Predicted 3D model of a 508-nucleotide part of an RNA (small-subunit ribosomal RNA, 5' domain) from an uncultured bacterium. Rfam family: Bacterial small subunit ribosomal RNA. The coordinates come from a structure-prediction model, not an experiment, and the mean pLDDT is 84. The full RNA is in RNAcentral, with records from ENA and SILVA.
[in-house]
Context: one part of a larger RNA
RNA sequence: GAUGAACGCUGGCGGCGUGCCUAAUACAUGCAAGUCGAACGAGGUGCUUUUGUAGCAAUACGAGAGUAUCCUAGUGGCGAACGGGUGAGUAACGCGUUGGUGACCUGCCCCAAGGUGCGGGAUAACAGUCCGAAAGGAUUGCUAAUACCGCAUGUGGUCAUUGGCUUUAGAAACCGGUGACUAAAGGAGUAAUCCGCUUUGGGAGGGACCUGCGUCCCAUCAGCUAGUUGGUAGGGUAACGGCCUACCAAGGCGACGACGGGUAGGGGGCCUGAGAGGGUGGCCCCCCACACUGGCACUGAAACACGGGCCAGACACCUACGGGUGGCAGCAGUAGGGAAUCUUGCACAAUGGGCGAAAGCCUGAUGCAGCAACGCCGCGUGCGCGAUGAAGGCCUUCGGGUCGUAAAGCGCUUUUCGGGGAGAUGAGGAAGGACAGUAUCCCCGGAAUAAGUCUCGGCUAACUACGUGCCAGCAGCCGCGGUAAAACGUAGGAGGCAAGCGUUAUCC
Numbered sequence: 001g002a003u004g005a006a007c008g009c010u011g012g013c014g015g016c017g018u019g020c021c022u023a024a025u026a027c028a029u030g031c032a033a034g035u036c037g038a039a040c041g042a043g044g045u046g047c048u049u050u051u052g053u054a055g056c057a058a059u060a061c062g063a064g065a066g067u068a069u070c071c072u073a074g075u076g077g078c079g080a081a082c083g084g085g086u087g088a089g090u091a092a093c094g095c096g097u098u099g100g101u102g103a104c105c106u107g108c109c110c111c112a113a114g115g116u117g118c119g120g121g122a123u124a125a126c127a128g129u130c131c132g133a134a135a136g137g138a139u140u141g142c143u144a145a146u147a148c149c150g151c152a153u154g155u156g157g158u159c160a161u162u163g164g165c166u167u168u169a170g171a172a173a174c175c176g177g178u179g180a181c182u183a184a185a186g187g188a189g190u191a192a193u194c195c196g197c198u199u200u201g202g203g204a205g206g207g208a209c210c211u212g213c214g215u216c217c218c219a220u221c222a223g224c225u226a227g228u229u230g231g232u233a234g235g236g237u238a239a240c241g242g243c244c245u246a247c248c249a250a251g252g253c254g255a256c257g258a259c260g261g262g263u264a265g266g267g268g269g270c271c272u273g274a275g276a277g278g279g280u281g282g283c284c285c286c287c288c289a290c291a292c293u294g295g296c297a298c299u300g301a302a303a304c305a306c307g308g309g310c311c312a313g314a315c316a317c318c319u320a321c322g323g324g325u326g327g328c329a330g331c332a333g334u335a336g337g338g339a340a341u342c343u344u345g346c347a348c349a350a351u352g353g354g355c356g357a358a359a360g361c362c363u364g365a366u367g368c369a370g371c372a373a374c375g376c377c378g379c380g381u382g383c384g385c386g387a388u389g390a391a392g393g394c395c396u397u398c399g400g401g402u403c404g405u406a407a408a409g410c411g412c413u414u415u416u417c418g419g420g421g422a423g424a425u426g427a428g429g430a431a432g433g434a435c436a437g438u439a440u441c442c443c444c445g446g447a448a449u450a451a452g453u454c455u456c457g458g459c460u461a462a463c464u465a466c467g468u469g470c471c472a473g474c475a476g477c478c479g480c481g482g483u484a485a486a487a488c489g490u491a492g493g494a495g496g497c498a499a500g501c502g503u504u505a506u507c508c
Base pairs, nucleotide, nucleotide: 001507002506003505005504006503007502008501009500012379013378014377015376016375017374018372019371020337025335026334027333029332030331031330034078035077036076039075040074042072043071044070045068046067047066048065049064050063051062052061053060054059085290086289087288094215095214096213097212099210100209101208104207105206106205109203110202111201112200113199114198115197116196117151118150119149120148126141127140128139129138130137131136156182157181158180159179160178161177162176163175164174186195187194188193216262217261218260223253224252225251228250229249230248231247232246233245234244235243265287266286267285268284269280270279271278272277292313293312294311295310296309315326316325317324318323343369345368346367347366351365352363353362354361355360382412383411384410385409392403393402394401395400417445418444419443420442421441422440426435452497453496454495455494456493457478458477459476463492464491465490466489467488473480474479
């Protein structure tokens, strides 16, 4: 000098930040991922209307048609792989940086070229029956689609075969021939048209793999290795590859530190330092890994998937004992641990995200507010005059000295504070603001509401008195204390810093 700090004493305000470093311990409760009726059938509701029965009528109970900018359990689509959290694991192509892919993928978006023809069978919802305490499930019957399946077409694409051209480290790419295989879905609108669907090529952005170099400590870890190292063939993958399998060979790594052990997420950065370096990785940004523990796949453009699934385990809860349910390292919050770390707040107004044609809906992302001197910065606690140097305290050589212009007193001001009034920007098109009656401005009132803490032997700035008597105690180092202690305790005085001041811890 620094800190995500804590502790002691103290504490007026504002702005901007920051806030479980420990138990990746366990979690009550609420919320954190939905949306689309312009994909689909169905049900409901409202309105209009026709009609039946009862009734004099109002009306009540039905049946039918139309309509809605209405609602939605289900089918279907997109999203849920983003955003948010944590740092357990990992010494690794994990990260950083440099290249490579002639070995690769890519939903939504953009550009370009085509296509969107004909058919089919189901199924949820629903209705019925049944099982179960529940969670949930079985079965019969009906129905729709942008759900599922078949056929056709093939600009194209893929595969096989074949010719050419070109460049390479290279069987890539490109231009042709022949054969086989291979698409689709509709919706809204009077319509124009729009939104989709399908095939192919290109792009953008994103991802995957490979690679040179760099990346902590221990040699009191010196040898390690059988899918091990390489080859052939096959499987698998988006793709290369012992990634996997069979066979063959016997290799591969290592003092330029293999193997083993310990520790640890990495970087941009941050702290310190003249620099070199040392330390560190909290907040913010990028990458990685993880989601009760371990394993596994499914769906999908992408996951081996925090708020999806299956299995096993531990734990907890419900139970009719047969069986079920759960996963805060999301936001709040609880218990526990700890020296120690916040509200079960408001709003989608803004920014951004998902869905939707849109209106809009959702969004604990985010924007704000709350709590905490935890940090940085700013402001204030008055200003001027005022000597009989008052009273009082302390010291005293008893003359006096000092606190001290300090107070009182007189005058002034109003930052702040209190009261009243006005009142935003943020919302680029008319409206729409959680924050917020906030910031800010104006008026009124009155010095009013606001100072502590540590030290005073030397280092080190600041000295006396009394008490104590190697006691009680102090202390960062040197060292103080055993009867005059400037070093302990108290008081007066002084010095430092100041809404803080000290102490402790850690780094330079």